[in-house]
RNAcentral holds the sequence, with entries from ENA. Bacterial RNase P class A from a Candidatus Zixiibacteriota bacterium, 386 nucleotides, folded computationally. It matches the Rfam family "Bacterial RNase P class A". About the family: Ribonuclease P (RNase P) is a ubiquitous endoribonuclease, found in archaea, bacteria and eukarya as well as chloroplasts and mitochondria. Gene Ontology terms of the family: dimeric ribonuclease P complex, ribonuclease P activity and tRNA processing. Rfam classes the family as a ribozyme. The organism belongs to Candidatus Zixiibacteriota, within Bacteria. It is recorded under the gene name rnpB.

RNA sequence: ACCGGUGGGUUGGCGGCCGCGUGGACGUGGCAUAAGCCGGAUGCGUCCAUGAGGAAAGUCCGGGCUCCAGAGAGCAGGGUGCCUCCUAACGGGAGGGCGGAGCAAUCCGACGGAUAGUGCAACAGAGAACAACCGCCCCGGCCGAGAGACCGGGGUAAGGGUGAAAAGGUGGUGUAAGAGACCACCGGCGCGCCCGGUAACGGGCACGGCCGUGUAAACCCCACCCGGAGCAAGGCCAAGCAGGGAAGAGAGGUGGCUCGCCUCACUCGAUUCCCGGGUAGGCCGCAUUGAUCCCGUUGGUGACAGCGGGACCAGAUCAAUGGCCGUCAUUCUUGGUUGCUUCGGCGACUGAGGAACAGAACCCGGCUUAUCGCCCGCCGGUCCAU
Numbered sequence: 001a002c003c004g005g006u007g008g009g010u011u012g013g014c015g016g017c018c019g020c021g022u023g024g025a026c027g028u029g030g031c032a033u034a035a036g037c038c039g040g041a042u043g044c045g046u047c048c049a050u051g052a053g054g055a056a057a058g059u060c061c062g063g064g065c066u067c068c069a070g071a072g073a074g075c076a077g078g079g080u081g082c083c084u085c086c087u088a089a090c091g092g093g094a095g096g097g098c099g100g101a102g103c104a105a106u107c108c109g110a111c112g113g114a115u116a117g118u119g120c121a122a123c124a125g126a127g128a129a130c131a132a133c134c135g136c137c138c139c140g141g142c143c144g145a146g147a148g149a150c151c152g153g154g155g156u157a158a159g160g161g162u163g164a165a166a167a168g169g170u171g172g173u174g175u176a177a178g179a180g181a182c183c184a185c186c187g188g189c190g191c192g193c194c195c196g197g198u199a200a201c202g203g204g205c206a207c208g209g210c211c212g213u214g215u216a217a218a219c220c221c222c223a224c225c226c227g228g229a230g231c232a233a234g235g236c237c238a239a240g241c242a243g244g245g246a247a248g249a250g251a252g253g254u255g256g257c258u259c260g261c262c263u264c265a266c267u268c269g270a271u272u273c274c275c276g277g278g279u280a281g282g283c284c285g286c287a288u289u290g291a292u293c294c295c296g297u298u299g300g301u302g303a304c305a306g307c308g309g310g311a312c313c314a315g316a317u318c319a320a321u322g323g324c325c326g327u328c329a330u331u332c333u334u335g336g337u338u339g340c341u342u343c344g345g346c347g348a349c350u351g352a353g354g355a356a357c358a359g360a361a362c363c364c365g366g367c368u369u370a371u372c373g374c375c376c377g378c379c380g381g382u383c384c385a386u
Base pairs, nucleotide, nucleotide: 001382002381003380004379005378006377007376008375009374010373012328013327014326015325016324017323018322020051021050022049023048024047025046026045027044028043029038030037031036053357057368058367060366061365062364063363064362065230066229067228068227077226078225079224080223081222082096083095084094085093086092097111098109099108100107101106112221113220117219118218119215120214121213133160134159135156136155137154138153139152140151141150143148168186169185170184171183172182173181187211188210189208190207192205193204194203195202196201234284235283236282237281243275244274245273246272247271250264251263252262253261254260292311293310294309295308296307297306298305299304330355331354332353333352334351335350336349337348338347339346340345
């Protein structure tokens, strides 16, 4: 210099004008063309403070919280699945083991059990599990002078062929031909012992011919975990209508008042009061105390934990967090002018255009997915120069 790997951060700044939510203070009737409606602060005005994210998303896991259920255990159902640790918990995270990919940095892995049983294995192939298609070998028959052909019976997994996969590999002994049938070495598995490690596991020695296809994100077996529903949880207040109880002969309208008139009643009872449940509606839950955030420090490889100091940080239910303009910075695309050039490009100045994914709704911890770009750290490989 080029190529590559990996971890972390960030998601524009400033100013002007207009607008919105929430909270507070003060003032005040407000909205509407109108009819009218709302209201005594819940509206409006002014001022002050404050107002989205790294994913607020998907709602895939886990927890808090709430109600219901519940002695305990089991069945069913669901989930998880190498080891140790972290955590409130997890299917999350950290470190490690094993297997695989890569020269490497590094990345990927549902990674218990296939001698408990069952199922399945496309195409090809005789055969996909205890396999004779071709071939090889033996015996019998028949033909033949013979070699041998044919027919029948049997042996053989050494060779061929098929396949993703065919019953450990190489060499030898052996045999009619063969074969872990036997032997040596290699590989695997099992078992025993020793050493290292908390463990997964690794290393070594000895023994056993044990050599048994794959598949469990197929049923299944084993081990462990899991009660259900969710903020429309749940709690409080409570018009109107209906219901129950008590009192009860008047009550209401018109109107300044009385009379009058009208309406509803007079025990099947107007009206008034009370009661419980509870609809509309409102309030709480709910937003300032939390598995919270920031800084420092200690322990730990690390996830994380302890200690000390500091901070209070959006919040509704037509649901706010916005719009326009200017300017600066960064970067990309493109045009122009110009300098250099190894003619591939590079640099300077300047014009125009672009800059994402997406938006809280009870709250947290994760995972996954989306994302224009920018910045920083560490590591590996190749080449060159010293």